[in-house]
RNA sequence: GCGAGUGUGGUUCAAUGGUAGAAUGGUUCCUUCCCAAGGAACAGACGGGAGUUCGAUUCUCCUCACUCGCU
Repeated sequence: GCGAGUGUGGUUCAAUGGUAGAAUGGUUCCUUCCCAAGGAACAGACGGGAGUUCGAUUCUCCUCACUCGCU
């Protein structure tokens, strides 16, 4: 330099155009003499920009980061 892939809560993963979910973690409360275990509630995310569309995590383009391959 060329090509391909990945990017979603703190972490690991879903969601193939129609209100973004789960596990784990966090905070508060309940239970308990205390701890652990258990239960309830709450907060927290679509890498960035543009386009298409009534509507985009999803489709298109550019860009950023990372990974792999070729040279």
Molecule: transfer RNA
Organism: Candidatus Staskawiczbacteria bacterium